Overview
RNAcentral holds the full RNA, with entries from ENA. This is a predicted structure of a 1647-nucleotide part of an RNA (large-subunit ribosomal RNA, half A) from a Bacteroidota bacterium. The prediction has a mean pLDDT of 80.
[in-house]
Context: one part of a larger RNA
């Protein structure tokens, strides 16, 4: 460590459950709102933090009814308290009802700020009650908000059309106005068609017809006919009269215009006028049986038994117009609530009927008047209808033209007539219909907690985002808290142990408590052993046991054996997907067609929409409108069992001659998201410029150094200029270099300290600089010094919501069994090639012919491959022969003539090639015939999948007669095929798996082993480990076997020894030499010889000299050549020994040849058993798309049952038991439900979808613990201290890491408790936790003041709506204006509190002066950048005096030394150094600007005076502080530390550094806000007022104020090495803010 059993954790599935959904259905009810809504802030409780009701009258208050005993919501506590003199709860009607918001006095960053007037309080100021005070309308009244339903205003894209543009999607979505309970339509210039109907809306039909359409995808009516409902009516006009204007007049009228009454409202015209009549019918308001709120009456049971508990068993009643449903300790008609029935009235509402009150008609004459004008129509563009311009009619819109007047006009699909039907250009109108945010009553073959609503729970919560705007998770103790008293150990209120309660610990991490995971224990096993981990056989050790050849557990050690899934020709594949594990999780619905099956009726069948009944979503009956079918043909008129075609009676063609139709299942398919998830993108309508770009307004910043334009000035110079030199002078998109921007290099980081840093270095730093704060600019838009950059960690078109479940010929996935059959990967045709249609193969049903189908034999055709041939033709072809012709050469005056190892037709000899040659010509294969055998073929009809194919063998074609290549073509396998062999291998070789079997036989291979059978037989070869399971080549070679030819040999071969190998002669020649051997010639002779070349080789200069050929002996039997076969060997070089599988094999375990056995497979046979076809006999039963059958299981309905507290369901073992999917029984646990069996009906089956979600693992106790500025030591405290406290060392920052404000932050501030999490570690500590406490203002910041950019906006302008600009005005600070210092003082606030001293602005009294007044006029306020000299504070820092204390081991002393101190604000008061002179300031006269006036200002022209501005200086000062002395108390390590109080008043107004004043001065050009207060001047007004000035009193409102704030409190997800704007910023070296090292202070980064 495995496996097993047992018993824990973990986790939250399942099971039951239901308070909460989700779909209707019947009522009601359809708005709330200026009498302030929806909607929301703030408060409200004895204690209150959420939710709920409430509103300062605040879980409420008053009345009136109900109602009768308890109460004070959820809420479970604890204190107080209401209530029979009637609470608390219910109904109804009333009061109150903060502040926001249409929001309404003004304003504004909603929930706040600041106002007028009127009345009141106060003597005034202030401050404070109550009321009013927007805008639009004449007014009544409006506005704003709400879920869908209506109407109208604009109006999309995707999509679809396999592309796309007309078109479609769609007048959809969306935006915008507006209105009701409904809206919109509506009472004919309508329809039809010779018949008629009679406003409108709707619901069936008509009908997917007719129509329309790139005649495409698609759109697509109407009228008639059946239903619902039902309702008609009012004005203008003619007429007649009046009023009020004008006109006119002969003054009597009479006309015009405008209003108001009367009167009248149609088409068989009507009405006005002249004449007549007097019926009839509809609306309105009272009143009112009823109906209606809370409610209230409302039947009937006990007993055994089990049990914690009875409603449950078990006997015996009972009741019922009640046996719906719920509760109650387990199923309860009779326990509670209640249900049937019946009763009650308050506000309110109301059919009939009743009263009262309005309204509307008749008939006759036809001579006159009326009957809707920029309007019908027409032309031009457009849009609506089915109708896309079309022959396009009607209807509406824009522009343009433009009638008639009842004898008129308009319509009926261009237009004409003819006839029919209306009678335009005004207007109202219920009901049928749509919709459901809302209330009431019930329903569900809908969910049950990952479902159902996003939400069963403090949910539109928490938490993301700047916003718009997204958006979770999370139910269950038990009947009943009876929620564990009391002990115990432990610092412990933490957590265990006893112990108690309950029926059960079910124990507030509570019901049942799966699985992943993570732990103990016990059995067995495991340390030489190699693995898809099982399965097959099996020793041994445990356990049991009914004792049996039982059962169980483990498993030494053998054998065989590369997951699953997709997707492909082909996956262990190193192609794809899953970490386990629980849940959830994909071919549904509707309709419409099409087939098949089951029913019903049947020449028929069958109802729609309605209506009726009822026991009410249902049923049932009723309704025949329409629909299918009963007749076809034909383009169509038409004709008809035919008809069309045609001249035809021919033919031909399609019909007759076979029953529909309805409804229920099933397959299929159309339309719909259509099987599930999945885009990139386009539209639409809105959020963003707290980021960044650019811009606009206002503010602020830049240590130190350097350089020395240009002007000036002085010298030199020149006629004068020029020009030169010195000075001065400070210019510079000038220099170097910190703050401060920026980001060139590298290195580091890279699951980071960080979603862009850090370290080192680096580039700019008075400018086109940096930066704060307020603003603007918006997405095809917008900013860009431009890079397609940036526009909230998003950018070649932001983000958020929606069309929308866009579309995806594309990827992935797509869930139970078993049985039958089974395929493609081919043609054709495609904007098509991975996609599709049709055709082919598959399957399931039906069908009839009868073998049409397949093989085999025989016989009978056709034909031109294979091969063959080629003096057989085309064409191609090598040698020769002969020979025109041509070259060249010879020879010629020329002509001919010769020759020719050139070229070469034409013939002919010999070889000899060809898809596209062929005199020839198979074999197979294809046709047909006749026989035999099998097994099929065909025809309609449903369903498909397939259309990427691969290997191998053969016949080719392409290639390089390459390819594991490509393209056909015939087979065959794999594909979709297991078994056996080939070492392992898709396809090669044997063989086709239905299940069992410890039978048999074989294949193809195999028999020494591993490893079943042969160490078999026989004969050969092989020597190389050749070989033994992959192929070697040219070419070398006395490897060896054999065979053939053919030589030599016992007349003695061959090889070896021994021996000869001579003469002529050095052959001749050559030659310096050449003698057998440089070199040439030769008839290479001739001798001697057994044999001996004018020499096979070595060798010398040339001889010499050694060989050989040949010869003799020895020896004593075979020796050679050359060819041909087998087997072998070199050739032979790739990274492991790594190419017999390995061991290993050598007369074999190689190899060849024969021969017998014998293994071997899922084949083939026995035996037994299952299924399928089939009467049976007997056959059959691998299989991916794929079709076709039969079945299991779940959840939920119905009927009859049945089980269950003596224990359901789920959970977890075991056991039996069926081909399977499963089913049964039974232990424990569980603690309440669950079921069979027949049917129904489905959210109905999971391993996989980089799947949702929830747990829980690995990696792992592993990386890390965030700047390397640093600790240590005592003591304290405490359960516990590296980290807290205290002290003392020590160490780090000091232009900061140190103080002080703005912004954001929102209690983090203080003080006590107390450590579960949180702090990257521990923690007694803490910015964390619980509880208490804190923020004190006339002058400080903001408002009651003022304006910029901006913003908004009255008029007023523009726009379909929505809305866009927009004088005045109002808003808006980053400016402007404006009054407090110092000191003490708390745990915590202080320029806020307290002392002490001021100051500002109003009242008001007194006093005194005075023309006083503005929203008008003037001034003033009020302005840029560098640069800078002189004078010379404050702060601050040095020196020096000086005072005080301290220091010298010891003793003494101060002149040494060291610390610390030597100080002082605002206000007043003065008015000095300096600055300024183009300066101040005072007065006079004139005067036509300053929108009126003006004494004012402006001009103009005089006269006077020195001011103006401004540190110091003086006071304030007896502030106080520091500092000494004394010292209560307290702490303490005993050494000191601290310090209430009381006391003292002690020491310089020194020198030096160093700047405010300064908005000035200089100087440059690029020439630098506005208003307010102030000052002044008059206009109206006023003169009892109004106003200065001085002095006392009085008055002085809201807000903000802790605390952090270069950060552990902001912005970065953190207690983050990052970023964040101003202000002060010491010493010592130094130009300095550079740097080093220090002060004050703070720190030592939380292992």
């Nucleotide at each position: 460590g495995g496996c097993g059993u047992a018993u824990g954790g973990g986790g939250g599935a399942u099971g039951c459950c239901u308070u909460g959904g989700c779909u209707c259905u019947c009522a009601g009810a359809g708005g709330c709102g200026a009498c302030g809504a929806a909607a929301g802030a703030c408060g409200u409780g004895a204690u209150a933090a959420g939710c709920u009701g409430c509103g300062a009258a605040a879980a409420g208050c008053u009345g009136c009814g109900g109602g009768g005993a308890u109460u004070a919501g959820c809420a479970a506590a604890u204190a107080u308290g209401a209530a029979u003199u009637g609470a608390u709860c219910c109904g109804c009607a009333g009061a109150u009802u903060u502040c926001u918001g249409a929001a309404u006095g003004g304003g504004g960053c909603a929930a706040c700020c600041c106002a007028a007037u009127a009345u009141c309080u106060u003597g005034a100021a202030g401050a404070g009650a109550u009321a009013u005070u927007a805008c639009c309308g004449a007014a009544a009244g409006g506005a704003g908000c709400a879920a869908a339903c209506g109407u109208g205003g604009g109006g999309a894209a995707c999509u679809g059309a396999a592309a796309c543009a007309u078109c479609u999607a769609a007048g959809u979505a969306c935006c915008c106005a507006u209105a009701g309970g409904a809206g919109a339509a509506g009472a004919a210039a309508a329809c039809a068609a010779u018949a008629g109907u009679g406003a409108u809306u709707c619901c069936c039909u008509a009908a997917g017809u007719a129509g329309u359409g790139g005649u495409g995808a698609g759109c697509g009516a109407a009228a008639a006919g059946g239903g619902a409902c039902g309702a008609g009516c009012c004005c203008a006009a003619a007429c007649c009269g009046u009023u009020a204007u004008c006109g006119u007049u002969g003054c009597g009228g009479c006309g015009u215009u405008a209003g108001c009454g009367g009167g009248g409202u149609u088409g068989u015209a009507g009405g006005a006028c002249u004449g007549u009549u007097a019926a009839a019918u509809u609306u309105g308001u009272g009143u009112g049986c009823g109906c209606g709120a809370a409610g209230u009456u409302g039947a009937a049971u006990u007993u055994u038994u089990u049990g914690g508990g009875a409603a449950a068993c078990u006997g015996a009643g009972c009741c019922a117009u009640a046996g719906a449903g719920g509760g109650u300790g387990a199923g309860a008609g009779c326990c509670c609530c209640g249900u049937a029935a019946a009763c009650g009235u308050a506000a309110g509402u109301c059919a009939a009927g009743c009263a009262c009150a309005a309204a509307u008609a008749u008939c006759a004459g036809u001579a006159u008047c009326c009957u809707g004008a920029g309007u019908a129509g027409g032309c031009g563009g457009g849009a609506g209808c089915c109708g896309g311009u079309g022959a396009a009619a009607c209807u509406c819109c824009c522009g343009u033209u433009g009638a008639a007047u009842c004898u008129g006009c308009c319509g009926g699909c261009a237009c004409c007539a003819u006839c029919c039907g209306g009678u335009a250009a005004g207007g109202c109108u219920a009901a049928a219909u749509a919709c459901u945010c809302c209330u009431g009553a019930g329903a569900g073959a809908c969910c049950g907690a990952u479902a159902g609503u996003g939400a069963a729970c403090a949910a539109g919560u928490a938490c993301c985002g700047u916003g718009a705007g997204g958006g979770a998770a999370a139910g269950g103790u038990g009947a009943a808290a009876a929620g564990u008293a009391c002990c115990c150990u432990g610092a412990a209120u933490a957590a265990g142990g006893g112990g108690g309660u309950g029926a059960a610990a079910a124990g507030u991490g509570u019901c049942u408590g799966a699985a992943a995971c993570c732990a103990u224990a016990c059995g067995c096993u495991u340390a030489c052993a190699a693995g898809c981990g099982g399965u097959c056989g099996g020793a041994g050790c445990c356990c049991u046991u009914u004792u049996g050849u039982g059962g169980g557990g483990u498993g030494a050690c053998g054998g065989c054996g590369u997951g699953c899934c997709u997707u492909u020709u082909g996956c262990a594949u190193a192609a794809u997907g899953a970490g386990c594990c629980u849940a959830c999780g994909a071919g549904u619905u509707a309709u419409c067609u099409u087939u098949a099956u089951u029913g019903g009726c049947a020449a028929g069948g069958u109802u729609a929409a309605g209506u009726u009944g009822u026991u009410a979503a249902g049923c049932a009956a009723u309704g025949a409108a329409g629909c299918c079918g009963g007749a076809g043909c034909g383009a169509a008129a038409g004709c008809g069992a035919g008809u069309c075609u045609u001249a035809a009676c021919a033919g031909g063609g399609c019909g007759u001659g076979u029953a529909g139709u309805c409804a229920g299942u099933g397959g299929a398919g159309g339309u719909a998201g259509a099987c599930g998830c999945g885009a990139a993108a386009c539209u639409u309508g809105g959020u963003g410029a707290u980021c960044u770009a650019c811009c606009c307004u206002u503010g602020a910043c830049c240590a130190g150094g350097u350089u020395g334009a240009a002007g000036u000035c002085c010298c030199a110079g020149u006629a004068a200029c020029a020009u030169g030199g010195g000075a001065u002078g400070g210019a510079g998109g000038a220099c170097c270099g910190a703050a401060c921007c920026a980001g060139g290099a590298g290195a580091c980081g890279u699951u980071g300290a960080a979603a862009a840093g850090u370290c080192u270095u680096u580039g700019g730093a008075u400018g086109a600089g940096u930066u704060g704060a307020g603003g603007g600019u918006a997405g095809g838009g917008g900013u860009g010094a431009a890079a397609g950059g940036c526009c909230a960690a998003u950018c070649a078109a932001a983000c958020c919501a929606a069309g929308a479940a866009a579309u995806a010929g594309c990827u992935c996935g797509u869930a139970c069994u078993c049985c039958c059959c089974g395929a493609a990967a081919u043609g054709c045709u495609u904007u098509u090639a991975g996609g599709a249609g049709c055709a082919g193969c598959c399957u399931c049903g039906g069908g009839g012919u009868u073998a049409a189908u397949u093989c085999u034999a025989a016989c009978g055709g056709a034909g031109g491959u294979a091969g063959a041939g080629c003096u057989a033709c085309c064409g191609a072809u090598a040698g020769g022969a002969c020979u025109a012709g041509g070259g060249g050469g010879c020879c010629u005056c020329a002509c001919a003539g010769c020759c020719u190892a050139c070229c070469a037709a034409a013939u002919u000899c010999u070889g000899a090639c060809g898809a596209a040659c062929u005199c020839c010509g198979a074999a197979u294969g294809c046709c047909g015939u006749u026989a035999g055998a099998u097994u099929u073929a065909c025809c309609c009809g449903g369903g498909a999948g397939u259309g990427a194919g691969g290997g191998c063998a053969u016949g080719g074609g392409u290639g390089c007669u390459a390819a594991g290549g490509u393209c056909c073509a015939u087979g065959u396998c794999c594909g979709a095929g297991a078994g056996g062999g080939a070492a392992a291998g898709a396809a090669c070789c044997c063989a086709g798996a239905c299940c069992a079997u410890c039978c048999g036989c074989u294949a193809a291979g195999g028999u020494c082993u591993c490893c079943a059978a042969g160490u078999a037989a026989u004969g050969a070869c092989u020597a190389a480990g050749u070989u033994g399971a992959a192929c070697a080549a040219a070419g070398g070679a006395g490897g060896u076997u054999u065979u053939g030819u053919u030589g030599c040999u016992g007349a003695g071969a061959c090889a070896g020894c021994c021996a000869g190998g001579a003469g002529g002669u050095u052959a001749g020649c050559u030659u310096g030499g050449a003698a057998g051997c440089a070199g040439c010639u030769a008839u290479u002779c001739c001798u001697u010889u057994a044999a001996a070349g004018a020499g096979u080789g070595c060798g010398u200069a040339a001889c010499a000299g050694c060989u050989c050929a040949c010869u003799g002996g020895u020896c004593g039997a075979g020796c050679g050549a050359c060819a041909g076969a087998g087997c072998g060997u070199c050739g032979a070089u790739a990274a492991u020994a790594a190419a017999c599988g390995g061991g290993c094999a050598u007369u074999a375990a190689g190899u060849c040849a024969u021969u017998c056995a014998c293994c071997g497979a899922a084949g083939c046979g026995g035996u037994g058993g299952a299924u399928u076809a089939g009467u049976a006999a007997u056959a059959g039963u691998g299989g991916u798309a794929g079709g076709g059958g039969a079945g299991c299981a779940u959840u939920c309905u119905a009927g009859c049952g049945a089980c269950g507290g003596c224990g359901a369901a789920g959970a977890u073992g075991a056991g039996u038991u069926g081909u399977a999917a499963g089913a049964c029984u039974u232990g424990u646990u569980g603690g309440a439900g669950u079921u069979u069996c027949u049917a129904g009906a489905a959210a109905a089956g999971c391993a996989a979808a980089u799947g949702u979600a929830g747990g829980c693992a690995u990696a792992a106790g592993u990386a890390a613990c965030g700047a390397u500025a640093a600790u240590g030591a005592a003591c304290g405290u405490g359960a516990g201290a590296a980290a807290c406290g205290u002290u003392c060392a020590c160490a780090c920052c000091g232009a900061a890491a140190g103080a002080c404000c703005a912004a954001g932050g929102u209690u983090u501030c203080c003080u006590g408790a107390a450590c579960a999490a949180c702090g990257u570690u521990a923690a007694u500590c803490g910015g964390a936790u619980c509880a208490g406490g804190g923020u004190u203002a006339g002058u400080c910041g903001g408002a009651a003041g003022c304006u910029a950019a901006g913003g908004c906006g009255u008029a007023g302008c523009c726009g379909a709506a929505a809305g866009g600009c927009g004088a005045a005005g109002c808003u808006g600070a980053u400016g402007c204006a404006c009054a407090a210092c110092a000191g003490g003082u708390u745990a915590a606030u202080a320029u806020u509190c307290c002392u002490g001293u001021a100051c500002u602005a109003g009242u008001u009294a007194u006093a005194u002066c005075a023309g006083u007044g503005a929203u008008g006029g003037g001034g003033u306020a009020a302005c840029g950048g560098a640069g800078u000299a002189u004078u010379g504070a404050a702060a601050g820092c040095c020196u020096c005096g000086c005072g005080a204390c301290g220091u010298g081991a010891c003793g003494a002393a101060a002149u040494a030394c060291g610390u610390c101190g030597u100080u002082g604000a605002a206000g007043g008061g003065u008015g000095u150094a300096g600055g300024u002179a183009a300066a101040u300031u005072u007065u006079u006269a004139g005067u036509a600007g300053g929108c009126a006036a003006a004494u004012c200002c402006g001009c103009u022209a005089g006269a006077a005076a020195u001011g103006c501005u401004g540190a110091a200086c003086c006071u304030g000062a007896u502030a106080g502080u520091a500092c000494u002395g004394c010292a209560a108390g307290c702490c303490u390590u005993c050494g000191g530390g601290u310090g209430c109080g009381c006391a003292g008043a002690u020491a310089g107004u020194a020198g030096g550094c160093g700047u405010a004043a300064a908005a000035a001065c200089u100087u440059c050009c690029a020439a630098g806000a506005a208003a307010a207060a102030c000052c002044u001047c008059u206009a109206a007004a006023c003169u009892u007022a109004u106003g200065g000035u001085a002095u006392g009193a009085c008055u002085a409102u809201c807000c903000g104020u802790a605390c952090c704030g270069c950060a552990a409190a902001c912005c970065g997800a953190c207690a983050c090495a990052g970023g964040u704007g101003g202000u002060c910023g010491a010493g010592a070296a130094g130009a300095g803010a550079a740097u080093u090292c220090u002060a004050a202070g703070g720190u030592g980064c939380u292992c």